A computed fold for a 91-nucleotide RNA from a Syntrophobacteraceae bacterium, annotated as c-di-GMP-I-GGC riboswitch aptamer. NCBI's taxonomy places the organism under Bacteria, Pseudomonadati, Thermodesulfobacteriota, Syntrophobacterales, Syntrophobacteraceae. It was read from a public genome assembly, where an Rfam model found it.
RNA sequence: CUUGAAAAAGGCAAACCUCUCGAAAGGGGGGGACGCAAAGCCACUGGCCUACAUCUCGGUUUACCGGGACAUGGUAGCAGGGUUGCCGGGC
Numbered sequence: 001c002u003u004g005a006a007a008a009a010g011g012c013a014a015a016c017c018u019c020u021c022g023a024a025a026g027g028g029g030g031g032g033a034c035g036c037a038a039a040g041c042c043a044c045u046g047g048c049c050u051a052c053a054u055c056u057c058g059g060u061u062u063a064c065c066g067g068g069a070c071a072u073g074g075u076a077g078c079a080g081g082g083u084u085g086c087c088g089g090g091c
Base pairs, nucleotide, nucleotide: 001090002089003088004087011036012035016031017030018029019028020027021026034077040083041082042081044080045079046078047075048074049073054069055068056067057066058065059064
């Protein structure tokens, strides 16, 4: 530099349950393992999820209810990109 067939030291942990933060999506702790060779880290690009607030339309009867739009909120276990790195093979 390249690669993940087998192996070893080991690592992480989906769903679900539970506690907790949050308006939600989702995050964090514990239990638990579907999977993962970067399932380590970073929202830069695209995607996807959410919509308290804001804007808007309608209802209503005066501060609420319903529909729509919207990221500044998320997702790194959606992909690309960036960055760091264990073990083994090849050069």